[in-house]
SAM riboswitch aptamer (S box leader) from Planctomycetes bacterium UBA7888, 97 nucleotides, folded computationally. The coordinates come from a structure-prediction model, not an experiment, and the mean pLDDT is 87. The source organism's lineage runs through Bacteria, Pseudomonadati and Planctomycetota. Its Rfam family is "SAM riboswitch aptamer (S box leader)". Rfam's curators write: The SAM riboswitch is found upstream of a number of genes which code for proteins involved in methionine or cysteine biosynthesis in Gram-positive bacteria.
């Protein structure tokens, strides 16, 4: 990188450095100098994989990832009067190439 499977309305942030952007894309709407994004250290959430316990259900959280504004912020394409449902796209993990 592309394939496949699962999940995505729950949950969870402090400090230091730095200094203007960020929320994938477009439109909207938000967040942000009362400090964005990034980096470092710590904390926490979750439980996909591993380990351990267990007959199982499940538990635990040492290890590998992931996450810690708003549903994946909303809408986008199809169906529907609407509520909503499904898809696409995206993200994360497992598997295999």
């Nucleotide at each position: 990188u592309g394939g496949u499977c699962a999940u995505c309305c729950a949950g969870a942030u402090g400090a230091g450095c730095u200094g203007a952007g960020g929320g994938a894309u477009a439109g909207g709407c938000c967040c942000u100098u009362u400090g964005a994004a990034g980096c470092u250290c710590g904390g926490c959430c979750a439980a996909c994989c591993u380990g351990c316990c267990g007959a199982a259900a499940g538990g635990u959280u040492c290890g590998g990832u992931g996450g810690c504004a708003a549903u994946a912020c909303c809408u986008a394409c199809g169906c529907a009067a609407a509520a909503g449902c499904g898809a696409a796209u995206g993200a994360u993990g497992g598997c295999g190439a």